[in-house]
Context: one part of a larger RNA
Order: sequence, then C1' cells, then structure tokens
RNA sequence: GCCGGCGACUUAGACCUACGCAGCAAGCUUAAGUCACAGAGACGGAGGCGGAGCGAAAGCGAGUCCGAAUAGGGCGACCCAGUUGCGUGGGCUAGACUCGAAACCAGGUGAGCUACGCAUGACCAGGUUGAAACCCCCGUGACAGGGGGCGGAGGACCGAACCGGUGCCUGCUGAAACAGUCUCGGAUGAGUUGUGUGUAGGAGUGAAAAGCUAACCGAACCUGGAGAUAGCUAGUUCUCCCCGAAAUGUAUUGAGGUACAGCCUCGGAUGAACCUCACGCCGUGUAGAGCACUGCCAAGGCUCGGGGGCCUACCAGCCUACCAACCCUUAGCAAACUCCGAAGCGACGUGAAGGAUGUCCGGGAGUGAGGCUGCGAGAGCUAACUUCCGUAGCCGAGAGGGAAACAACCCAGACCAUCAGCUAAGGUCCCUAAAUUAUCGCUCAGUGGUUAAGGAUGUGUCGUCGCAGUGACAGCCAGGAGGUUGGCUUAGAAGCAGCCACCCUUCAAAGAGUGCGUAAUAGCUCACUGGUCGAGUGACGAUGCGCCGAAAAUGAUCGGGGCUCAAGCGAUAUACCGAAGCUAUGGAUUCGAACUUGCUUCGCAAGUUCGUCUGGUAGGGGAGCGUUCAACCCACAGAGAAGCACGACCGGAAGGACGUGUGGAGUCGGUUGAAGUGCGGAUGCCGGC
Repeated sequence: GCCGGCGACUUAGACCUACGCAGCAAGCUUAAGUCACAGAGACGGAGGCGGAGCGAAAGCGAGUCCGAAUAGGGCGACCCAGUUGCGUGGGCUAGACUCGAAACCAGGUGAGCUACGCAUGACCAGGUUGAAACCCCCGUGACAGGGGGCGGAGGACCGAACCGGUGCCUGCUGAAACAGUCUCGGAUGAGUUGUGUGUAGGAGUGAAAAGCUAACCGAACCUGGAGAUAGCUAGUUCUCCCCGAAAUGUAUUGAGGUACAGCCUCGGAUGAACCUCACGCCGUGUAGAGCACUGCCAAGGCUCGGGGGCCUACCAGCCUACCAACCCUUAGCAAACUCCGAAGCGACGUGAAGGAUGUCCGGGAGUGAGGCUGCGAGAGCUAACUUCCGUAGCCGAGAGGGAAACAACCCAGACCAUCAGCUAAGGUCCCUAAAUUAUCGCUCAGUGGUUAAGGAUGUGUCGUCGCAGUGACAGCCAGGAGGUUGGCUUAGAAGCAGCCACCCUUCAAAGAGUGCGUAAUAGCUCACUGGUCGAGUGACGAUGCGCCGAAAAUGAUCGGGGCUCAAGCGAUAUACCGAAGCUAUGGAUUCGAACUUGCUUCGCAAGUUCGUCUGGUAGGGGAGCGUUCAACCCACAGAGAAGCACGACCGGAAGGACGUGUGGAGUCGGUUGAAGUGCGGAUGCCGGC
C1' cells in the first nucleotide's frame, strides 16, 4: 500500500420545551408499594399539573399592589383547555458523536545502569631521570661552598596491561539504539577496580553539563483519580426529492470562541398588507459649479502703516520700478468653504401588470476567516494578487461556450433522453466547426504579435502662409566693392578674442560682415546680385497608420503552422459556424388551479388536463431502500434451506427477482415493534498478502 473484519450522535432523568399520534377532559394522572400471573393484570390518591390573580408579607380576591384617595399607575380578569402515555426534533445534567495531549495529584517500585559516600580487598610489564638524607675527599677559624659515592624522592619522564575518548574515515533499515580500523590522552595517582553497603522523585547525587537517578529526566517509572480537560486538529458509514444561507452589526480577558440581531428552513396564522414600474408631493447637500461666508492665492490700481533716500534745531515736508492693511479691477483654489446645485436615493399617497411577496407567532439551523472585477472615497507611492469602507456583479455554493491553458473577465444559469433545429459571446487559410466572402481605404514595420519621455525629409488625409514663365527652388558660371585696419581694447585685434556703434558711397548686387582660417594680415566661403536652366518650390500646423528609443539569464515562438491589394488595421454589407441558452419530440418531479373517482366528516389518496418549477456547499424539511433480533400471519426446504459463483432480467435511486452450478440445513415473504443498523478515508484498530 491493497484486501477482509471492527470502527463514531448513544443511554438515563416521576427533568424542561415544541410538534405528531392516542386516551380522558374542567379535569387529567398515579409514585413507592401490595396482590396476582401460562399469557395477562388488578389495587394503591400520598403526591403532581391544570382550573385566579396581586402583594416582600400579613392578607385580600376578579381583582390586587403602591397610596390619604372612590386620583393615577403596575401586574391581572373580562376572549380562556388541560392532562397522561408513546414517538420525534431541540435543551439541561451526566464522559454525552469518536479518537488524540503536554500536564496535575495520590500511593507505591527502583542506586544489578549511573552520581557520590562508607567498609573491606585487588591491580599498575618494562625502561628513564636521579631530590633530600647519609658516607668519603677538598674547603672554612667554624659555617658556607665544591667534587665523588651511596641513596631512591616526584598529582616526575617514555611506554604495555588498565582507564579514557583527540582527529579523520567507515558505519548510519549498522556487526553495534553510539560501534570499528588508524591515530591520540593518563598510566604511583584528585589513579583504576571487585564485593558488600547507604542516599530517590520537588527528592537524591553532582570537580556544575540542569549532568545522572535502569537505552528519550528543566522533575524517573508503575498503578490509580481517569473516559482529566482540549473555545484545537482529524474522522463521522445507504438513496432520492423540495428549499437554501453566511463570512455583517452590537458586545465580549473578545478577536480562528461565544451571546443577541441579520440572512436559511419547517409548521401555524394573516390574506396583497410586499417588490418592480409610473405619476404626485416632501426630504437631501454629493457630482458639478461658484466665491456671497470661512480660509488660501496671482497681477494691477488706490492708499493707511512700515523700510529706504533727500531735507531738517524741532515740528514738519518731499521722493520711492521696496514690504504692505482696507477698498477697487482682473484671474484662481478648498474633505473638515457654500450665494447655488443635479443624477440618484429615501418617506408618504394613488394606480396598472406580473410575481409560491410581505408581516406575526412557534420548532430547527448554519454563518459571524471571505475573495475578485467595475465604479465612488480613505490609507499607501493617484505602489502591491496591499489595506479599509460604500455600491453593483460574480466566485464562494455554478456546471456549459469563449478568453491557447486560466475560481472571479465576456456569453450563459445544467430535471432526464434524442445521430433534430435556431442563436449568444467568440469566430469562419490549415491544425479546428464555419467566408482563402463582397466593396472602399490604410500599413511594409512580420507593425499586427510589449512600454514612455524624447527623436526623425517614413507614408496617407486636411489646412494656413510665402516665392514662381516679368522665370521661382536646387545645381553650374561670374561678381561679392570703396571710406576702412570703424572706434575702443590690446603686444597685435585688419568683417570674424572681447566692448560700443552699426553709418555713408559706388552699384545689377555686396553685412562696419554667416562660417572656416591667420600670431596679426593673407586665403576660402556665406548673405546679396547677374547669367544659364525651364516648372513647380518652401515654411508651419492638425490628424490616420507606421520607424527609433527596446538589455537576462537551458531553445525559440503570434496557441502552432504560416500570413503582406492579408490570414494585419479602419469602415460597410451578407452568409455561415458556434453552449447543458432558446426551440422541437418523449418522459419524470415541485407547487397551484379545475374536474373525476374512492375512502368515515374535516380532509386525504389516486387519476386526467392546464400552468409552473426542478445548479447548489453549510444547513432545514420530506419520502424511501437495506441489515440484525422479536411477536403474529402465510409459505418453502435432503425430490436440496442459507451462503457462494456466473448470467444479455426488473426498478427513478438505495436495491430486487429469476435460472444454472456449488453448497449441505435451515429459510423467504407480509404486518408491527426494537436497534450494538449501512465505511474509503480518522499518519484509525486487528489480521492476511
């Protein structure tokens, strides 16, 4: 992992509550217990609930309480059915759907592992070094000191046993739940070790690492309290039918929990009270706009005040392209401005059509992590698959078609069947269903099939203003002069470093000079003019489609092939394809209405017709299938029960027959009842493979 078996909403309470069924009813009912029993049952009225309430109570009573009150008010009555049993839904208390902690407490068991202590024993090959003391000699006044010998000290040295465990490697479903080879530390010591013995669970022991206390110790192990608790995670078993959410508000030692409300469902009541739309009337202060208020703000004018200058003994006075109030003109800005002001939204009233719409009471929930997209705001960076509100849609809980693929985008809401038709979005060269469709343009960039500031004689369309057969534009030929080297500056400055001025003359025309150039001149050139040539030429603006700007990591690509009067882009037109949409035909279901039939009334059931409905998670409601056991009934079975195997049968599903074989002794069916009642999941449990 697979297969088989086991495996989770139970049981209890003279409990609470609602509904269903049944009995009796202003009443209903027994409990313990007693008697009795083949199967049954009878008695038992203690007690409980209901029939009256109000008050704290005494108490009073259809009233009562507060009160002085015949005031007023509160709670009641007047409208009124209960109770017992059974079943079901829910609640409470119990382990209360099942499995799951880490932990807490109690009583015990452990020091045969390990830590430390105590008692008593044992062990340490071999080699090296050579302390003190002592002896001899030298030495000293005597000491000291020196030499030799002897001696054998040391948490001394090297190194086996022994104890340890430094470094790499191997091993890592190991040979081993910590080891092996090599290497390494100690090895007469705070050494190692045998045996006996002591100390323990908030306790021991610890040369201290929270180490060790029997292979996981920041509190051992075993049993018990114990099914601890788990607002957490996982799992929770047959079928079909109807409806169908929420991820919000308020509060919370509250935030992944819960309570109440909101939204769903079922029953009862009410009976259009509701929604959409139209009209009438009222409300509103947003978008926009505006500057009348509150503020901000630009320019000018007028002119207080201030600064500066002139003048002045003082007082004063004058000027001001400085700053600047009020006011005026012009021009603006605002979420916390408004003289204004929509669309929209809301309340009320009236009206039409459609709609299983609304409201109240009661039973049962789930939800209270939401998400994306468009639009309106805040936060942020006018960042985020960001966050927080509002609003609409969708996903959530929604399948189908399109977007290559793609919860949310576009189209569209799947009851079932059909080898029928029409369409939506989107498409129609091939992959790939349908136009190589028609007409008119644009694009040459494979733009289409990534982006900006910015840049450019790309090209189409439109416009404005010049010049031009009295000859334009471009090219070519020629001229491009004189005062003068203008003045200043400068070493120099001569058109051409810089500053100032920018005149006059001759002319067809020629700047006190457009650029290059020189140290400065020179030289080349331009403006300007003539000739040649012979038809358009130049500047600017608007707009369509293109171009550059354009760099990323394994191989590229528009989904691919491939596409250029297109298979690209714009416009117009027709046809076709295209979905679970719509239609057609048949069938099923929900709800409503009508009719018919049956049954015991209310009413229910069946049938027919018409209309309508049938996506669905959490969840509510309904109807069924199957398993085991029991009671009763009816049947079957050695001429073969159950079970098992196979088979082309039946039913809307769970499921159910029949036949054959196997099997070898019990069993189907009907009605009713009771449950250890349905498994694929829980790193489920047990077994097999």